RNA sequence: CCUGGCUCAGGAUGAACGCUAGCGGCAGGCUUAACACAUGCAAGUCGAACGGUAAAAUUCCCGCUUGCGGGAGAGAUGACGACCGGCGCACGGGUGAGUAACGCGUAUGCAACCUACCUCAAACAGGGGGAUAGCUCAGGGAAACCUGGAUUAAUACCCCAUAAUAUUUAGAUUUGGCAUCAGCUUUAAAUUAAAACUCCGGUGGUUGAAGAUGGGCAUGCGUGACAUUAGCUAGAUGGUAUGGUAACGGCUUACCAUGGCAACGAUGUCUAGGGGUUCUGAGAGGAUGAUCCCCCACACUGGUACUGAGACACGGACCAGACUCCUACGGGAGGCAGCAGUGAGGAAUAUUGGUCAAUGGGCGCAAGCCUGAACCAGCCAUCCCGCGUGUAGGAAGACUGCCCUAUGGGUUGUAAACUACUUUUAUAAAGGAAGAAACCCUCUUACGUGUAAGAGGCUGACUGUACUUUACGAAUAAGCACCGGCUAACUCCGUGCCAGCAGCCGCGGUAAUACGGAGGGUGCAAGCGUUGUUCGGAUUUAUUGGGUUUAAAGGGUGCGUAGGCGGAAUAAUAAGUCAGUGGUGAAAUCUUACAGCUUAACUGUAGAACUGCCAUUGAUACUGAAGGCCUUGAGUAUAGUUGGCGUUGGCGGAAUAUAUCAUGUAGCGGUGAAAUGCUUAGAUAUGAUAUAGAACACCGAUUGCGUAGGCAGCUCACUAUGUUUAUAUUGACGCUGAUGGACGAAAGCGUGGGUAGCGAACAGGAUUAGAUACCCUGGUAGUCCACGCCGUAAACGAUGUAUACUCGAUGUCGGGGUUUUUACUUCGGUGGCUAAGCGAAAGUUAUAAGUGAUCCACCUGGGGAGUACGUUCGCAAGGAUGAAACUCAAAGGAAUUGACGGGGGCCCGCACAAGCGGUGGAGCAUGUGGUUUAAUUCGAUGAUACGCGAGGAACCUUACCUGGGCUUAAAUGUAGAUUGACAGGACUAGAGAUAGUUUUUUCUUCGGACACUUUACAAGGUGCUGCAUGGUUGUCGUCAGCUCGUGCCGUGAGGUGUUAGGUUAAGUCCUGCAACGAGCGCAACCCCUAUCAUUAGUUGCCAGCGUUUAAAGACGGGGACUCUAAUGAGACUGCCCGCGCAAGCGGUGAGGAAGGUGGGGACGACGUCAAAUCAUCACGGCCCUUACGUCUUGGGCUACACACGUGCUACAAUGGUAGGUACAGAGGGCAGCUACCUGGCGACAGGAUGCGAAUCUCAAAAACCUAUCUCAGUUCGGAUUGGAGUCUGCAACUCGACUCUAUGAAGCUGGAAUCGCUAGUAAUCGCAUAUCAGCCAUGAUGCGGUGAAUACGUUCCCGGGCCUUGUACACACCGCCCGUCAAGCCAUGGAAGCUGGGAGUACCUGAAGUUGGUGACCGUAAAAGGAGCUACCUAGGGUAAAACUGGUAACUAGGGCUAAGUCGUAACA
Repeated sequence: CCUGGCUCAGGAUGAACGCUAGCGGCAGGCUUAACACAUGCAAGUCGAACGGUAAAAUUCCCGCUUGCGGGAGAGAUGACGACCGGCGCACGGGUGAGUAACGCGUAUGCAACCUACCUCAAACAGGGGGAUAGCUCAGGGAAACCUGGAUUAAUACCCCAUAAUAUUUAGAUUUGGCAUCAGCUUUAAAUUAAAACUCCGGUGGUUGAAGAUGGGCAUGCGUGACAUUAGCUAGAUGGUAUGGUAACGGCUUACCAUGGCAACGAUGUCUAGGGGUUCUGAGAGGAUGAUCCCCCACACUGGUACUGAGACACGGACCAGACUCCUACGGGAGGCAGCAGUGAGGAAUAUUGGUCAAUGGGCGCAAGCCUGAACCAGCCAUCCCGCGUGUAGGAAGACUGCCCUAUGGGUUGUAAACUACUUUUAUAAAGGAAGAAACCCUCUUACGUGUAAGAGGCUGACUGUACUUUACGAAUAAGCACCGGCUAACUCCGUGCCAGCAGCCGCGGUAAUACGGAGGGUGCAAGCGUUGUUCGGAUUUAUUGGGUUUAAAGGGUGCGUAGGCGGAAUAAUAAGUCAGUGGUGAAAUCUUACAGCUUAACUGUAGAACUGCCAUUGAUACUGAAGGCCUUGAGUAUAGUUGGCGUUGGCGGAAUAUAUCAUGUAGCGGUGAAAUGCUUAGAUAUGAUAUAGAACACCGAUUGCGUAGGCAGCUCACUAUGUUUAUAUUGACGCUGAUGGACGAAAGCGUGGGUAGCGAACAGGAUUAGAUACCCUGGUAGUCCACGCCGUAAACGAUGUAUACUCGAUGUCGGGGUUUUUACUUCGGUGGCUAAGCGAAAGUUAUAAGUGAUCCACCUGGGGAGUACGUUCGCAAGGAUGAAACUCAAAGGAAUUGACGGGGGCCCGCACAAGCGGUGGAGCAUGUGGUUUAAUUCGAUGAUACGCGAGGAACCUUACCUGGGCUUAAAUGUAGAUUGACAGGACUAGAGAUAGUUUUUUCUUCGGACACUUUACAAGGUGCUGCAUGGUUGUCGUCAGCUCGUGCCGUGAGGUGUUAGGUUAAGUCCUGCAACGAGCGCAACCCCUAUCAUUAGUUGCCAGCGUUUAAAGACGGGGACUCUAAUGAGACUGCCCGCGCAAGCGGUGAGGAAGGUGGGGACGACGUCAAAUCAUCACGGCCCUUACGUCUUGGGCUACACACGUGCUACAAUGGUAGGUACAGAGGGCAGCUACCUGGCGACAGGAUGCGAAUCUCAAAAACCUAUCUCAGUUCGGAUUGGAGUCUGCAACUCGACUCUAUGAAGCUGGAAUCGCUAGUAAUCGCAUAUCAGCCAUGAUGCGGUGAAUACGUUCCCGGGCCUUGUACACACCGCCCGUCAAGCCAUGGAAGCUGGGAGUACCUGAAGUUGGUGACCGUAAAAGGAGCUACCUAGGGUAAAACUGGUAACUAGGGCUAAGUCGUAACA
């Protein structure tokens, strides 16, 4: 950079929860248990159909309590319980269980149908009859209710008559259509109607016709998931006939035929009422189906019919089942998914309200009655909308709070106070609607007892509500969430990986804008947050609009079915397509305009829209279907030609092994090195002969052939493809290709052969901590052949097939053409490079990963998992198909910069090598660890701590410990007060600090100054954090690197420059180059040193001249020399030779004091190590404050079984000892260095002089000369210890140095290992200084004296630099990371068994009921009809076997996640 997932910001909601809450309007309110229901209500009405009269009214009597009670009478009146009858109860209201269906939606059809009430028009209504409920009587029962007798009415029921545009049958004419058919006209025959009431107007009735309304049926299209559901079906598909229905139809039955459905998904399983709509979205889509409207289905569960115009009927019936209730135990009753309400369930959803005033419904002529429909009210911030909680002024920018860099400032904040104003709302009071107009009543008008119009009257649940006015007074009214990023908004305190937060990333381990609180701020606001669901963002399923070389993804490869797509021209058609028109697309919703509520939400009116479906008319470019035609796609034939294509047979040589013979003798073989193994029974080696199996050197190649897998000695036969050229021929015959079928490396499997070599397994030998490996010696399957399976590979070009088009240059294979034989050209293959383009990039590029078009396959985060289950294939091994739970916030690709590599190349360094000397062994010194201790103060810890901080621990230092004290020692300042003292001296007590006693004692201009004491405020801390810091320092490393500007390249990180070729100590320089320049580093400039010159000569020097002395620059002089210390010169590869383009390199070159950086020093780039230091110092934060501050005594830092580092001295003769004689540099010196003299063996002491120093002094050793020692634990070595001293100091006990004397330890050159050094260096010798009273100094820092050896070289070890390469690392290899095992948790699979569910099949049984049969009996004159019985079917029940699908389960399997567990180290170099 890309791919890709996760997450958030928006909208919505019948919501719920948390905190909070002033008002109004408008909507909404069991999403769960179609769970169970107490109680009340939800469907009645008509006396103007009828018989009638139970109650109550009108009437009469009685009693009295004067409006109550009792009694009687009459259907006469208004009325009316029950019954008969009519209409309604099939509407309205509820719910969404079932249903994947003609259920719904949409569009059609019915020439296959019905329709009460209503409308229109036509015809008609004559006569007669018998019952029955009620009432009454009797009986049974607990009840529900039932039975019998007698009697009665109708608009109930029956019969006769009349009858057609009705129905049926038969026939004729004619018209039309859509096949059956339909219509008109007509003939004949048969059948079928009626009801009354009345105010006499009419109302009601019957028949047929038409309309309207409502319904029924059929059909096209659309309408879920799963293929791990692939076959389903017996009334099943069709026909004929019967029956049935309002009607078509297997709707039913009989017979006949064997069909029908299905990959365009039948069947099965799961889920689900459908639509208008609603939410979201730019849209396409996705999700949804609450409220409202339409349709469907259901009414405790299942079945059934009856009645009726309409039901298989929510508040009807019958039966079965479950449940509940009543009961006198014999029997009965019930169905809130109507409105309220109750219980239960649940996160969760309201009142057992008012009224029929309006709207609507039923009945009725009407009044009216009924109406939990409806209209209203109540509850709930549940949604949407509106209003308010004040407005203006007001800076001393008030107080409080909070913060800070804290005399002060900021913020809260014009906020408050205060002043003025307003009054919505709340409260109180007063007034007060609209919704109402009809019906009806009265009157009037027109026609005329009614209808129409008009006038008046009657009617309001809500409701004294909306609204209006007045009064009052800022009065009655603000919260919630958030403030790390996404995302608007920051600080303090508390906490300290705790408590907690979290949508994702993540925050919290002592300075948390992320937790909790506070102040402040931000957002929204009567709400605000959270949670759930859904769309969006997500082009993250991609039709619009994605991909498949490497990120997930091309099937292993052909053939080929269905399907999809398809060449040129032609004419006709009009299915797709396009346009116009018509119908429909209910209303509501959405949308536009306007209007009504004060506004808005809300509502109304009108328009548009409803992207759809159907029909019709037209157009004909393209596609389609059908026709003929064409040749370029594709085939075929003829003629050439290439090849390791394939199959079968034959032949060949080399090699290997084995066998035999021969020669020959001691080893062979094998490896990093070995061993196992073979061999004196003769191996290996060599020669000859024979046998066997497998593979085919050279040719041989970026070659060739094949669809892929694959194919290689030579040759015969058979067979197939490709390709070229020229003609002929067919005439689109083509491409792709789901399912299918064929082929398909190696390994593996089966059967039978074969087996030389090789060689899983296995054995042995090695290696190793181990080595079930790598290496070695053997060796079985296998490898080979035949036949049959398997069906997979990184089966790869990680790139599907076919087709067209799109720059170049260059190889090569096969064929053809031209031709001057050496080139050009053409077709087909096969390579490397490259332009445009493409691509995330790497790359690709005519053999595309480019540009078009076609078909197929595949992908959708990582893991779980190519696993489980199921199915299927296989002898097996296994293959194919192929999930989920759970878990993570990533996994991945390409490229970049680093780092790393037991990768590569080049180069450097005392890095190795070559040398010299050490350390490691001894004794001692010193530091550290450890241990000890009251304390052994603290820090430093690989290199880069350890003779380091410390360049001076006896006290002090000192920070530590013990004991004793103080509360402020010291400095400074301010303010106040006291005093003229304090301090000092002396004494006493004490370990001392300290305390006490005593002594002495200011100045003054009188303002004060000075000093002390005291009070207050500021202190003090070597306490913590070096991981909060500054400063300083170490290290990589004096390594040669590290960067920038501009330009250029790249989407970008970044690159280029800085790489390359040379060269250098060097990114030093040169050359080249898309780079050109520059900076920090390198080098140089600075200092010392090496040579010379000039200047200057004192304290330095002394050549020459002179003086003194034993001698001497001691002196006069001198500036020559040395030296001193200032200024210059000098060295630059400048010159010469060679090499080289140059830079530069080489030279025993010249010159020069010095030669290639002359030698040293100072000087340390960007950065690394959270390197070191809070105890040098400074400093943030935290901590202590009668102590973690401070004073003081003594002790400790010096301890001592031990271990390590750094040193000193040695072990000796290149030496020791003794004596003698020389020669430095650089430093120091007055509380000092001290000449010289004296004393002491000596350390030193006592005198004494010079010098604040080129003047005086400290002050040399090794070396050299001489003597001695003679290889010993010594005349080496000096530790340790005894004794005696010196010096410093208040004081040498713990714990100083030095001297003398005595003592005389270890040690005879040091294991593994390891350090330093390349020239005035190593080695060796002494000297000085800082610190310091003294010194534990053998340390550190400097100085000079003497003064070497070696470097072939860069293979190796270590470190470093540059380039390149790989990478799964980036805290960067001390990285990352895998698997088993052990522990905990989680989900899942298998599993003997146990236990559910739904559906189906078979058999048995079978209620109610329809239909059919029968029908003793009833009935009648005969009948009709009926009870009863019975047949079929069926709900339900039972039995049986199997299938499907859940739950659970001993045991078991793998998986995931977990803290720093165990064993190894498989992967990334």
Small-subunit ribosomal RNA from an uncultured prokaryote, 1469 nucleotides, folded computationally. Rfam family: Bacterial small subunit ribosomal RNA. Rfam links the family to the GO terms structural constituent of ribosome and ribosome.